Description: Predicted 3D model of a 97-nucleotide RNA (THF (Tetrahydrofolate) riboswitch aptamer) from uncultured Blautia sp. The coordinates come from a structure-prediction model, not an experiment, and the mean pLDDT is 76. NCBI's taxonomy places the organism under Bacteria, Bacillota, Clostridia, Lachnospiraceae, Blautia. Rfam family: THF (Tetrahydrofolate) riboswitch aptamer. Gene Ontology term of the family: tetrahydrofolate metabolic process.
[in-house]
RNA sequence: UAGAGUAGGUAUUGUGCGUUAAGUGUCAUGGGAUGGGAAGUUGCCCAUGAACGAAGGUAAUCAAAAGAUUAUCCACGAUGCAAUAUUGCAUCCGCUA
Numbered sequence: 001u002a003g004a005g006u007a008g009g010u011a012u013u014g015u016g017c018g019u020u021a022a023g024u025g026u027c028a029u030g031g032g033a034u035g036g037g038a039a040g041u042u043g044c045c046c047a048u049g050a051a052c053g054a055a056g057g058u059a060a061u062c063a064a065a066a067g068a069u070u071a072u073c074c075a076c077g078a079u080g081c082a083a084u085a086u087u088g089c090a091u092c093c094g095c096u097a
Stems, first nucleotide, its partner, number of pairs: 001097003008087009017077003026050007036093003040089001056074002058071005
C1' cells in the first nucleotide's frame, strides 16, 4: 500500500404458514447479539404495551338442504425457513500479500 472476513439487506429458486388473520409493517419502553480483539454508529434480534390493518376463488367429495371436508389448482400476505447469487461496520490493533 492492497485485500479478506460480522450482524444484516436485496434478488431468484425450493419448501412451509396464514386468508376462521397469525405473521409482516408503525410507535413507546426495557434487554440482547453484532469481522479475531477494543470501543461503537447505522442497521438487526427479543420481550412488554399501544394504535393501525389484508382476499379470497376454483374444483372434487359428503349432505335432502343449510353446510362441511379436502387439494401436486389459481390468487393474495410489506408472510416463516433453507439454498444460491449479490451486497455488507467509519476508527485503532490484529490477519493475508